[in-house]
Context: one part of a larger RNA
RNA sequence: UGACGGGACCCCGCACAAGCGGUGGAUCAUGUUGUUUAAUUCGUCGAUACGCGAAGAACCUUACCAGGCCUUGACAUACCCUGCAAUAUCUAUUGAAAGAUAGAUGGAGGCUAUCAGGAGUACAGGUGGUGCACGGUUGUCGUCAGCUCGUGUCGUGAGAUGUUAGGUUAAGUCCUCUAACGAGCGCAACCCUUAUCGCUAGUUACCAUCAUUCAGUUGGGCACUCUAGUGAAACAACCAAGUGUAAACUUGGGGAAGUUGGGAUGACGUCAAAUCAUCAUGCCCCUUACGGUCUGGGCUACAAACGUGAUACAAUGGCUGUAACAAAGAGUUGCUACCCUGCGAAGGCAAGCUAAUCUCUAAAAAGCAGUCUAAGUUCGGAUUGAAGUCUGCAACUCGACUUCAUGAAGCCGGAAUCGCUAGUAAUCGCAAAUCAGAAUGUUGCGGUGAAUACGUUCUCGGGGU
Numbered sequence: 001u002g003a004c005g006g007g008a009c010c011c012c013g014c015a016c017a018a019g020c021g022g023u024g025g026a027u028c029a030u031g032u033u034g035u036u037u038a039a040u041u042c043g044u045c046g047a048u049a050c051g052c053g054a055a056g057a058a059c060c061u062u063a064c065c066a067g068g069c070c071u072u073g074a075c076a077u078a079c080c081c082u083g084c085a086a087u088a089u090c091u092a093u094u095g096a097a098a099g100a101u102a103g104a105u106g107g108a109g110g111c112u113a114u115c116a117g118g119a120g121u122a123c124a125g126g127u128g129g130u131g132c133a134c135g136g137u138u139g140u141c142g143u144c145a146g147c148u149c150g151u152g153u154c155g156u157g158a159g160a161u162g163u164u165a166g167g168u169u170a171a172g173u174c175c176u177c178u179a180a181c182g183a184g185c186g187c188a189a190c191c192c193u194u195a196u197c198g199c200u201a202g203u204u205a206c207c208a209u210c211a212u213u214c215a216g217u218u219g220g221g222c223a224c225u226c227u228a229g230u231g232a233a234a235c236a237a238c239c240a241a242g243u244g245u246a247a248a249c250u251u252g253g254g255g256a257a258g259u260u261g262g263g264a265u266g267a268c269g270u271c272a273a274a275u276c277a278u279c280a281u282g283c284c285c286c287u288u289a290c291g292g293u294c295u296g297g298g299c300u301a302c303a304a305a306c307g308u309g310a311u312a313c314a315a316u317g318g319c320u321g322u323a324a325c326a327a328a329g330a331g332u333u334g335c336u337a338c339c340c341u342g343c344g345a346a347g348g349c350a351a352g353c354u355a356a357u358c359u360c361u362a363a364a365a366a367g368c369a370g371u372c373u374a375a376g377u378u379c380g381g382a383u384u385g386a387a388g389u390c391u392g393c394a395a396c397u398c399g400a401c402u403u404c405a406u407g408a409a410g411c412c413g414g415a416a417u418c419g420c421u422a423g424u425a426a427u428c429g430c431a432a433a434u435c436a437g438a439a440u441g442u443u444g445c446g447g448u449g450a451a452u453a454c455g456u457u458c459u460c461g462g463g464g465u
Base pairs, nucleotide, nucleotide: 008465009464010463011462012461013460015456016455019420020419021418022417023416026311027310028309029308030307031306032305033304034302035301042053043052064297065296066295067294068293069292070291073123077122078121079120080118081117082116083115088105089104090103091102092101093100094099125286126285128284129283130282135279136275137274138273139271141269146185147184148183149182150181151180152161153160154159165176166175167174191263192262193261196232197231198230199229200228201227202226206221207220210219211218235258238253239252240251241250242249243248313413317372318371319370320369321368322367329360330359331358334353335352339348340347341346379410384405385404386403387402388401389400390399426448427447428446429445430444431443432442
C1' cells in the first nucleotide's frame, strides 16, 4: 500500500423481509454426468458449464466408427512436356457408391496457351497438440462508482495528499470546508424506441358530410384514424407551501408525461476465466496419412444421477355450440385465396401478390348458451396397435403431422431452492430466424392483468471510512 476478519460505523441491491407464481414428487421433451459401444466426434464444469457452441445430426452437415478407393492430391502458386483434346451430354462393363476400364456426340477459345491431361519437384492439406506461447472475440465482478495522471506540498523512503471531512445524489452527482490546484478514463448527456400535440404529405391507409354498394365496393373527400418526415414538449423549468449557507429534498398545482418506460452504451482491472473447433497465428507433430473421397453406421445407445423446460393432477375447470377484439413479422426456387374432394393431416383446380394493395391470418384466453357433478372422472394424456398424409434419391436404425382404438403415472409434491416491484408477475395466443422436412428451445409481438414492500435485526453480494 493492498487483501482479509465469526472488529466498529455509514450506504446500496428482488439481498432479506412483505407478497404472487414456480422448481424439488409424476409423465414427457431437452442438455449433462456416468455406463455401454466398432463409434456413441469435440469443446463447456461453483457463482460465470448443463434447451450452452448447435438460428434446427435421416444422407449431407460430420469432425467419430467399419469397410471400399486416391496419393502433387477436393483447393492455391510456379516450373517442364503433350495436345483438338475443353466446358457439357450420353453409352457399355464392374461396383454399395466413390472409383476403375472402354467408347461416342459436340465444338467455345486458341495455335507464342489464360484450357485440359501427364511425369515430377517445390508444396498443398490437417476440426492433429499446446487458450499455461499469442491476436481477436466473449463471460464475470457490474451499469457497481469507481480507476488514475500533471504540477505543488508533506514524508529519509515505500508512499500520502488531491479522491478525506459535513451534507446531497441513482452516481467521485453536486455544494460547502480544505495544501492543494487542475486534468483524463468512467457517471450523466448526446443515439434509437415508446407516450402527447403541431406542420408537411394523402396511396395501397382512413370515411365525418353527399351519392352508390352485399361490402370504403365505386365516385368523391384529406376533416378523423393511420402511416413517415420534420418540429414542439420535461429542464425538478415555472407557480404555491416548508427545510437548508449552498447543493438539494418533501408536498401540492399545472401537464399527455415529473427519478416517463425500454434499448444500445460496460472505466482501470480480476479470475494464467472461456475459445488454437468461427477466424488468424508462433512452436511441435502427421505427409501412400493424423491428408482426400465414397457407402453404411454412429452423434438418437440406457441399471442410474443432476440441470433447464413442457403438460398435468381439475369445477376460477373439461367438453360442445356461438354474431367479439390485436400487435409485430414473413413471402417469387416463395406466400397461396376462392371453389371442389377427404372425418382429418392434406390433395386437386386456380385468382392475387416482388406487398399499408394479395397471401400466411383462424388470434387465443375473454363473453354468451348448454352439458358434466366430485369420480382416477367427459380430469390427465404417457404408452402401444392399426390405417394414413407430407417433405425428401431415401423416413428401418432416426422425421413431423392426422384419424380410429388403447388410456399409464399423477389427487398440488420432503429437506431444500428459484423468479418477479407495474403494464411487472401470472396467464393467453401470434410471428420470425435457422430450415427440403423436423421446437415444449430461442428471439420478438401484442391480449387479459394482480398482490406486496413495516423496514434494514438477520442471509448473500457490492461501495466507503
Notes
This is a predicted structure of a 465-nucleotide part of an RNA (small-subunit ribosomal RNA, 3' major domain) from an uncultured bacterium. It matches the Rfam family "Bacterial small subunit ribosomal RNA".